[in-house]
Context: one part of a larger RNA
RNA sequence: GCCUGCGAGUUAGUGAUACGUGGCGAGGUUAACCCGGGUGGGGUAGCCGUAGCGAAAGCGAGUCUGAACAGGGCGUCAGAGUCGCGUGUCCUAGACCCGAAGCGGAGUGAUCUACCCAUGGCCAGGGUGAAGCGCGGGUAAGACCGCGUGGAGGCCCGAACCCACCAGGGUUGAAAACCUGGGGGAUGAGCUGUGGGUAGGGGUGAAAGGCCAAUCAAACUCCGUGAUAGCUGGUUCUCCCCGAAAUGCAUUUAGGUGCAGCGUCGUGUGUUUCUCAUCCGAGGUAGAGCACUGGAUGGCCGAUGGGCCCGACAAGGUUACUGACGUCAGCCAAACUCCGAAUGCGGGUGUGUGAGAGCGCGGCAGUGAGACUGCGGGGGAUAAGCUUCGUAGUCGAGAGGGAAACAGCCCAGAACGCCGGCUAAGGCCCCUAAGUGUGCGCUAAGUGGAAAAGGAUGUGGGGUCGCCCAGACAACCAGGAGGUUGGCUUAGAAGCAGCCAUCCUUGAAAGAGUGCGUAAUAGCUCACUGGUCAAGUGGUCCUGCGCCGAUAAUGUAGCGGGGCUUAAGCGCACCGCCGAAGCCGUGUCAUUCACAUGUUGAGCUCCAUCUGUCUCCUUUUGGGGGGUGGGUGUAGGUGUGUGGAUGGGUAGGGGAGCGUCCUGCACUGGGUGAAGCAGUCGCGUGAGCGGGUGUGGACGGUGUGGGAGUGAGAAUGCAGGC
Numbered sequence: 001g002c003c004u005g006c007g008a009g010u011u012a013g014u015g016a017u018a019c020g021u022g023g024c025g026a027g028g029u030u031a032a033c034c035c036g037g038g039u040g041g042g043g044u045a046g047c048c049g050u051a052g053c054g055a056a057a058g059c060g061a062g063u064c065u066g067a068a069c070a071g072g073g074c075g076u077c078a079g080a081g082u083c084g085c086g087u088g089u090c091c092u093a094g095a096c097c098c099g100a101a102g103c104g105g106a107g108u109g110a111u112c113u114a115c116c117c118a119u120g121g122c123c124a125g126g127g128u129g130a131a132g133c134g135c136g137g138g139u140a141a142g143a144c145c146g147c148g149u150g151g152a153g154g155c156c157c158g159a160a161c162c163c164a165c166c167a168g169g170g171u172u173g174a175a176a177a178c179c180u181g182g183g184g185g186a187u188g189a190g191c192u193g194u195g196g197g198u199a200g201g202g203g204u205g206a207a208a209g210g211c212c213a214a215u216c217a218a219a220c221u222c223c224g225u226g227a228u229a230g231c232u233g234g235u236u237c238u239c240c241c242c243g244a245a246a247u248g249c250a251u252u253u254a255g256g257u258g259c260a261g262c263g264u265c266g267u268g269u270g271u272u273u274c275u276c277a278u279c280c281g282a283g284g285u286a287g288a289g290c291a292c293u294g295g296a297u298g299g300c301c302g303a304u305g306g307g308c309c310c311g312a313c314a315a316g317g318u319u320a321c322u323g324a325c326g327u328c329a330g331c332c333a334a335a336c337u338c339c340g341a342a343u344g345c346g347g348g349u350g351u352g353u354g355a356g357a358g359c360g361c362g363g364c365a366g367u368g369a370g371a372c373u374g375c376g377g378g379g380g381a382u383a384a385g386c387u388u389c390g391u392a393g394u395c396g397a398g399a400g401g402g403a404a405a406c407a408g409c410c411c412a413g414a415a416c417g418c419c420g421g422c423u424a425a426g427g428c429c430c431c432u433a434a435g436u437g438u439g440c441g442c443u444a445a446g447u448g449g450a451a452a453a454g455g456a457u458g459u460g461g462g463g464u465c466g467c468c469c470a471g472a473c474a475a476c477c478a479g480g481a482g483g484u485u486g487g488c489u490u491a492g493a494a495g496c497a498g499c500c501a502u503c504c505u506u507g508a509a510a511g512a513g514u515g516c517g518u519a520a521u522a523g524c525u526c527a528c529u530g531g532u533c534a535a536g537u538g539g540u541c542c543u544g545c546g547c548c549g550a551u552a553a554u555g556u557a558g559c560g561g562g563g564c565u566u567a568a569g570c571g572c573a574c575c576g577c578c579g580a581a582g583c584c585g586u587g588u589c590a591u592u593c594a595c596a597u598g599u600u601g602a603g604c605u606c607c608a609u610c611u612g613u614c615u616c617c618u619u620u621u622g623g624g625g626g627g628u629g630g631g632u633g634u635a636g637g638u639g640u641g642u643g644g645a646u647g648g649g650u651a652g653g654g655g656a657g658c659g660u661c662c663u664g665c666a667c668u669g670g671g672u673g674a675a676g677c678a679g680u681c682g683c684g685u686g687a688g689c690g691g692g693u694g695u696g697g698a699c700g701g702u703g704u705g706g707g708a709g710u711g712a713g714a715a716u717g718c719a720g721g722c
Stems, first nucleotide, its partner, number of pairs: 001722006011093003015090010027048003033042003052059002062074004096234002099231001103224006114198009123188001125157003128153001132149006161185003165182005200216001202212003237657006247260005261367002263364007272357001274352001276350006287339001288337002293333003297329004305321001306319004370395010400411003415588004420584003426578003429562003435575001437574006448564001454548002458545010475532005481505003486500003511526001515524002589647009604636002607633011658711001660708010676695003680691004
């Protein structure tokens, strides 16, 4: 891992409540207990109901408060209860199952290990050479020095022994801590044998929360114990109907819970709901505005203040400073408003719809982590697949078609069958269903098929302003001069470093000079003019489509691919077609509503039979099979028929069933072969059911009741097998 088996909403309470059903009914009912063969009989204490009010005494259709015959509160009117059984849910119990870490009690452990006690054992060999002592020197005597002797030391080197610092190996190991090579201590706070002691909030600890039997921030065993678990996981057959929520308030509350909201079922009400039209109404958003509150730009005006002048003071003059108020013009605001929509909201009246509309009461829930998209805002950076509100949609709980693939986008809501049809979004060259469709344009960039500021004689369309056959624009030929090297400056400054001025003349025209150039000149060139040529040529604005800007990691890789250029790209218009589980057609099932009919028997179905008709086979008249119409009979049945509507679905509510085991009653099968098992054939919407064959060898089945240890794929489930 697979297979098989086992494996989770149970039981109890003269508990609570609702619904269904039954008995009795203003009543209903017993409990303990007794009698007895008995599921039978007795037993009236008690409980619920029939009256309430008050804290109570108590009073009573009233009562309480109160001084009250006041007011007010709760009652009186109404009428249904009670005892069983069943089901739903709750309460109390382990209460659907498995799961803690832990807490407490009583015990068991120091054969491991920590420390201690008693008594034993062990430490090759080598080195160093303390004190003391002796002798000699030395001194007044010492101290002290030397040479010997001596043999101290948590001394040195190093085996046994003890330890465990480094590296390598080992890491499903040879080993639940080892191996190898090095390493540390090795007369000491040394190592070790044997016996003994200290015990769980306790011991022991040269102290690491270490160790106390491979277990230690409180050992192990059993018990309390099925501790508790707002947490995780799991929770077993089928079909039918409806169908949520991820919000508000509160919470030692935030992944829990209570109440409300939203679902379902029952019951009541009976259009009250919703839509649209119209009328009435409240409002201060969008926008706009500046009348208020603030912000804020410029002009005019110019008070006040400052500077300067004047002045004994007062006054005065002046000002390129400041700049109130006023005025003109132009602005800004969530917490500004002289104004002010559209939507939305409330109400009246009417219309349409009549729907799984609305509302009240009651049983049972789930939800209270939401996600994205569009629109209106806040936070953030007018960031985020960000966050937080409002509003609508989708997903959630929604399949199908499109978007290559793609919960939240677009289209569209799947009862079932069909080798039928029409459409939606989106598409129609090939992959790939349908147009190599039509008309008119655009694009040359593979733009299409990613992107900004910004840039550009790309190209199409539309304006507008110039010049132009009295010859424009471009090109070519020619001129482009003189005063003058203007003045200044400067070493120089001659059109052309810089400063100032920028005139006059000739002329068709020519700047006191547009650029290059020189040390300065020179030289080239331009403006401007004439000629040649001959028809358009420039500026600017708006707009369509393109261009540059454009750099990333496996391999083209920013159309799904191929491939596409008067398109298979883009724009406008048009005609067709394809395209879904949408819609239609056709057959069937279910739910629900309406109507009709029926419990005197209608219609339908099964079987049998009679008969008419169609068709097929064998066909010789007969006969057989199937479909259909009519008649008769037996049997069955939440009744049947017609029509309309409805049938996606998680949590969840409701309904109807299948199957397993045991059991009451009635019936029935079985050695001429039960159950079980293995193939096989058939029936039913499904759980499932039936027939036949083989095997098997003794027990089964049907109907109707009752009762459950009643359905397995998941729980790192449990046991076994492989």
Molecule: large-subunit ribosomal RNA, domain II
Organism: Actinoalloteichus sp. AHMU CJ021